[in-house]
A computed fold for a 586-nucleotide part of an RNA from Candidatus Sungbacteria bacterium RIFCSPHIGHO2_02_FULL_52_23, annotated as large-subunit ribosomal RNA, domain V.
NCBI's taxonomy places the organism under Bacteria, Bacteria candidate phyla, Candidatus Sungiibacteriota.
Its Rfam family is "Bacterial large subunit ribosomal RNA".
Model confidence (mean pLDDT): 81 of 100.
Context: one part of a larger RNA
RNA sequence: CCUGUGGUUAGACGAAAAGACCCCGGAAGCUUUACUGUAGCUUGAUAUUGAGCAUAUCGUUUUGAUGCGUAGCAUAGACGGGAGAGGUUGAAGUUCCGGUUCCGGUCGGGAUGGACUCGUCAGUGAAAUACCGUUCUUGAAAAUGAUAUGUUCUCACCGAUGGCGUCAAACGCCAUCGGGACAGUGUCUGGUGGGCAGUUUAUGUGGGGCACAUUCCUCCCAAAAAGUAAUGGAGGAGUCUAUUAAGGUUGGCUUAGCGCGGAUGGAAAUCGCGCAGGACCUGUAAAGGGAAAAGCCAGCUUGACUGCAAGGCGGGUAUGCCGCGCAGGUGCGAAAGCAGAGCUUAGUGAACCGAUGGCACUUACUAGAAUAAGGCCAGAGAUUAACAGACAAAAGCUACUCCGGGGAUAACAGGCUAGUUCCGCCCAAGCGUCCAUAGCGACGGCGGAGUUCGGCACCUCGAUGUCGGCUCACCUUAGCGCGGGGGUGAAGAAGCUCCCAAGCGUUCGGCUGUUCGCCGAUUAAAAAGGUACGCGAGCUGGGUUCAAACCGUCGUGAGACAGGUUGGUCUCCUAUCUACCACAGG
Numbered sequence: 001c002c003u004g005u006g007g008u009u010a011g012a013c014g015a016a017a018a019g020a021c022c023c024c025g026g027a028a029g030c031u032u033u034a035c036u037g038u039a040g041c042u043u044g045a046u047a048u049u050g051a052g053c054a055u056a057u058c059g060u061u062u063u064g065a066u067g068c069g070u071a072g073c074a075u076a077g078a079c080g081g082g083a084g085a086g087g088u089u090g091a092a093g094u095u096c097c098g099g100u101u102c103c104g105g106u107c108g109g110g111a112u113g114g115a116c117u118c119g120u121c122a123g124u125g126a127a128a129u130a131c132c133g134u135u136c137u138u139g140a141a142a143a144u145g146a147u148a149u150g151u152u153c154u155c156a157c158c159g160a161u162g163g164c165g166u167c168a169a170a171c172g173c174c175a176u177c178g179g180g181a182c183a184g185u186g187u188c189u190g191g192u193g194g195g196c197a198g199u200u201u202a203u204g205u206g207g208g209g210c211a212c213a214u215u216c217c218u219c220c221c222a223a224a225a226a227g228u229a230a231u232g233g234a235g236g237a238g239u240c241u242a243u244u245a246a247g248g249u250u251g252g253c254u255u256a257g258c259g260c261g262g263a264u265g266g267a268a269a270u271c272g273c274g275c276a277g278g279a280c281c282u283g284u285a286a287a288g289g290g291a292a293a294a295g296c297c298a299g300c301u302u303g304a305c306u307g308c309a310a311g312g313c314g315g316g317u318a319u320g321c322c323g324c325g326c327a328g329g330u331g332c333g334a335a336a337g338c339a340g341a342g343c344u345u346a347g348u349g350a351a352c353c354g355a356u357g358g359c360a361c362u363u364a365c366u367a368g369a370a371u372a373a374g375g376c377c378a379g380a381g382a383u384u385a386a387c388a389g390a391c392a393a394a395a396g397c398u399a400c401u402c403c404g405g406g407g408a409u410a411a412c413a414g415g416c417u418a419g420u421u422c423c424g425c426c427c428a429a430g431c432g433u434c435c436a437u438a439g440c441g442a443c444g445g446c447g448g449a450g451u452u453c454g455g456c457a458c459c460u461c462g463a464u465g466u467c468g469g470c471u472c473a474c475c476u477u478a479g480c481g482c483g484g485g486g487g488u489g490a491a492g493a494a495g496c497u498c499c500c501a502a503g504c505g506u507u508c509g510g511c512u513g514u515u516c517g518c519c520g521a522u523u524a525a526a527a528a529g530g531u532a533c534g535c536g537a538g539c540u541g542g543g544u545u546c547a548a549a550c551c552g553u554c555g556u557g558a559g560a561c562a563g564g565u566u567g568g569u570c571u572c573c574u575a576u577c578u579a580c581c582a583c584a585g586g
Base pairs, nucleotide, nucleotide: 001586002585003584004583005582006581007580008579010578011577012576014572015571022406023405024404025403026402027401028398029397030396031395034199035198036197037196038195040192041191042190044188045187046186047185048184050153051152052151053150054149055148056147057146058145059144060143061142062141063140065138067136077135078134079133080132081131084118085117086116093112094111095110096109097108098107099106100105157179158178159177160176161175162174163173164172165171202214203213204212211231215237216236217235218234219233220232238387239283240342241341247301248300249299250298251297252296253295255279257275258274259273260272261271281290282289284347286345287344288343305328306327307326308325311322312321313320317388330339331338332337353381356378357377358376359375361374362373363372364371413460414458415456416455417454419453421449422448423447424446425445426444430440431439467542468540469539470538472534473531474530475529476528477527480505481504482503483500484499485498486497487496488495507521508520509519510518511517548566549565550564551563552561553560554559
């Protein structure tokens, strides 16, 4: 070296299971003051459902009443007819009772009485309740109808008991009793309704969640055309302005500051002169503009018009922006002219839907018209603000979970980086009695390592098992002990500091799952690290990190919590290859 046998498990990112954590997409279960429904419960109407009485209200009919401005014998409802009407079937008058009342009367009834009473005539806007007819206001009685409430009844309907039919039950019939038009049931309807059901619960995001953002305007980034991203850096908008317009036009004016001078008067009031230049001002943010002012003041006004529109800017589309000129009618100006809002750039919303105004186009009904429905034109109704707007209408939990995917994306480990961490070096202000450098070393500067916390998201999500302990270790040196040496603020001893050096070593216990740490007792010393924070196909399983449960806190709740607590299956008796150990043969 080759071949084999027996072993050990370090590696083959070993095997097993299309990762259960995380994210994305989907599903399911559960919750609720998510949305929309619905069983159930409940309210009312109606049908099944009939009769009587009382009360209240309303309608109709009949009877009998009722009606007062002033003048007037007086309590004249309105209109018409009308010259007579009522009376021994009891008039006037007297008396009693009742209704009503504006307290004056009026109406009805009983008794008495025994023959008249009223109208036509005067006065009044209107003439007789003398008489007849129609009718209004108010209230009364009766009848009738409706409604409501109460009550009674029995015949629907319901129940109980007994009997019969039947082996028995269910059910049916009969009788008696109790309830009774209620209850029960059907249809319609208002409420309630996670009891049940179907669903929704956005996206961006240096993983996801939390936070924030999502449309529009201004500036920088933006690399001298335009445009240009980021959870880059700064700010704004969701309007305001019409009678003293912040609009139009015509005419006029110059602001702020500084210097000098000037009564009260001062840092600043108003006045004069000068300087310099636009710093003032522009409704509102910023930028760009602005003195022929776009800034400030005054006069007159409504062009903050109607119908269009050549030609352009911008742009994926849809929106958006500018506008010569023409017609109509208008404002200002002597005129030329200017005016279709505002110094400019923000101040916003597509379709659908219903409503409003206009046109009189279609259809229906019609002899025609009103009208209804539709159409066309105009403007309005959106924090449709997730702002190119899914519906008129929508929140959560899952550790009971599931499926499809992802190393497109997190947690472990590795990688890159090195802010942080550790170590070193340079300069030397200062400390060190004196003296920068025995030992330290501010302000600063330059490196190294890859042990911390991070950043990135590059292999791995068809799986790379995660803390600590045990066992077994191998390596590094920035050296804790043992060795050798330089300096010393080294007398000796003991130290401090630096250099060389990795050969060997580097403890046992208490508490805690602990690494760590604190404590006890030792030791020459109880070094720091790396090895997938070495090592689970070697062990453990105390912790973390499933399903059960308790507490605190949060949540209406389902549930949640780098909060605590108890419990909780560690697969391969079998090693193919590499590796290592032992042995045998060649």